Source information:
Predicted 3D model of a 74-nucleotide RNA (transfer RNA) from Alloscardovia venturai. Its Rfam family is "tRNA". By type it is a transfer RNA. RNAcentral holds the sequence, with entries from ENA.
[in-house]
RNA sequence: GGGUCUGUAGCUCAGCGGAUGAGAGCGUCAGUUUCCGGUACUGAAGGUCGGGGGUUCGAAUCCCCUCAGGCUCA
Numbered sequence: 001g002g003g004u005c006u007g008u009a010g011c012u013c014a015g016c017g018g019a020u021g022a023g024a025g026c027g028u029c030a031g032u033u034u035c036c037g038g039u040a041c042u043g044a045a046g047g048u049c050g051g052g053g054g055u056u057c058g059a060a061u062c063c064c065c066u067c068a069g070g071c072u073c074a
Stems, first nucleotide, its partner, number of pairs: 001073007010026004028044005050066005
């Protein structure tokens, strides 16, 4: 340098046949329970979906460029 895969919440990931309010588990915070803690239960906060642009009435999802990482070819 060519090809290919991955990038979504603090962490691990789903969603990637365009519109369903962007979700799950763990974690964090608050409450209930307990003498206290843990467990259990309830609730909340936390994301401009790696970045930019385009197509579209509408993009995490389609297209282009780009960044980081993995694999592979040279």